[in-house]
RNA sequence: CGAGCCUGCCGGGCGAUCGCCCCGGUGCAUGCCGGGGAGGAAAGUCCGGACUCCGCAGAGCACGGUGCUGGCUAACGGCCAGGCGGGGCAACCCGACGGAAAGUGCAACAGAAAAUACACCGCCCGAUUGGGCAAGGGUGAAAUGGUGCGGUAAGAGCGCACCGGCGUCGCAGUGAUGCGGCGGCCUGGCAAACCCCACCGGGAGCAACGCCAAAACGCGCAGAUGAGGCGGCUCGCCGAUGCGCAGGUAGGCGGCUAGAGACGCGCAGCGAUGUGCGUUCGAGAGAGAUGAUCGCCGCUCUGUUCUAUCCCAGUCACACUGGGAUGCGACAGAGCACAGAAUCCGGCUUAUAGGCAGGCUCGAACU
RNA sequence: GGGCGCUUAGCUCAGCGGGAGAGCACUGCCUUCACACGGCAGGGGUCGCUGGUUCAAUCCCAGCAGCGCCCACCA
Numbered sequence: 001c002g003a004g005c006c007u008g009c010c011g012g013g014c015g016a017u018c019g020c021c022c023c024g025g026u027g028c029a030u031g032c033c034g035g036g037g038a039g040g041a042a043a044g045u046c047c048g049g050a051c052u053c054c055g056c057a058g059a060g061c062a063c064g065g066u067g068c069u070g071g072c073u074a075a076c077g078g079c080c081a082g083g084c085g086g087g088g089c090a091a092c093c094c095g096a097c098g099g100a101a102a103g104u105g106c107a108a109c110a111g112a113a114a115a116u117a118c119a120c121c122g123c124c125c126g127a128u129u130g131g132g133c134a135a136g137g138g139u140g141a142a143a144u145g146g147u148g149c150g151g152u153a154a155g156a157g158c159g160c161a162c163c164g165g166c167g168u169c170g171c172a173g174u175g176a177u178g179c180g181g182c183g184g185c186c187u188g189g190c191a192a193a194c195c196c197c198a199c200c201g202g203g204a205g206c207a208a209c210g211c212c213a214a215a216a217c218g219c220g221c222a223g224a225u226g227a228g229g230c231g232g233c234u235c236g237c238c239g240a241u242g243c244g245c246a247g248g249u250a251g252g253c254g255g256c257u258a259g260a261g262a263c264g265c266g267c268a269g270c271g272a273u274g275u276g277c278g279u280u281c282g283a284g285a286g287a288g289a290u291g292a293u294c295g296c297c298g299c300u301c302u303g304u305u306c307u308a309u310c311c312c313a314g315u316c317a318c319a320c321u322g323g324g325a326u327g328c329g330a331c332a333g334a335g336c337a338c339a340g341a342a343u344c345c346g347g348c349u350u351a352u353a354g355g356c357a358g359g360c361u362c363g364a365a366c367u
Numbered sequence: 368g369g370g371c372g373c374u375u376a377g378c379u380c381a382g383c384g385g386g387a388g389a390g391c392a393c394u395g396c397c398u399u400c401a402c403a404c405g406g407c408a409g410g411g412g413u414c415g416c417u418g419g420u421u422c423a424a425u426c427c428c429a430g431c432a433g434c435g436c437c438c439a440c441c442a
Stems, first nucleotide, its partner, number of pairs: 001363010012297007020037007039338001043349002046347005051205004058235004063201005068082005083097001084095004098196002103194002105190002120137002122133004145163006164186001166183007209254004218245005228238002247441003261280008298336008307327008368438007377391004385422001393409005415431005
């Protein structure tokens, strides 16, 4: 200098003039003063909770979710570290990662045959009613572990060496696993197929729910021989309303923002994170506020100009001239992404013009 | 803001991992004096998009896009 990988942060700012919303003061306030007013994703509604209600949310089945190991967390399907497998020269990235001897099922077409796989071509013996073979060929995504040597009538782990798998013993580790010794040798694939195993799960959701006001105060069916009790069924427990039609109101207040909070520093830990101290309070709308105009700054793009360096051409060379590229400065014009809270948090995913910082890997050149 | 569904031929819809289908509509021929009805034949498909699992995906899984439905009280 170039090409990549990973992490963190910002993602508009300032001023003026009008216009909104909230809080506090003046307190009669339609006025005045002070303070504050969208996001890293506020989004998708994919997960987990807090909170509220359903009498307890009791038990079981069924159903649903997760799935290597160990940690973090309020919890999670999240995050961190590690293991194994795959990709990459590497930094790193991806993984839906328990079980196929508990059972059932699937593999179309091709092929002789697709897992109670009895051999198509072929090889050997024998000689014709046959016997032996799974090494070679063929089909296929997949066909009786793979390569090599020996052996054999021809072959085969039949024997041997190495590799893979399985079993067993030992060592290291909390563990997943790894390493080593020994061994008869060898027991396909698919579970984002049904399923088995381990762990977890009551249901709804702020339009939850609570209070006030207003209007209306009817009809029918079921019901202690049990209404009803919020995904389905059963048991247990409680015990009086439930459903449908007709009709009325669609008003006001709370919930509504101080919390598993934020920021800074120290300590412990590889890390996620925890802990101690200090500081701080940074929207609460209600058809839904946070806007409009102007100016300056910031960022991006294009053009012009200046200057430094380099390249090409006109030159034998220098100077000079023309053109081009990069960097710095100035000027002009245009643009500024994705996008807006609605009960609130912790995550994931998706969209995103750009900018800054740090670390690591590879390649080239110079010293 | 929250909750629940759907996407296949021009239209309405089936389709339990192995060949994409039915009805209506469209085109041509036959029949008829002519049309309709009827009969025969035919065309028309990125299965919303992108990835993943698998030998193989309309179907199974994940993410995205579009369309639709529901959610206030009252004795």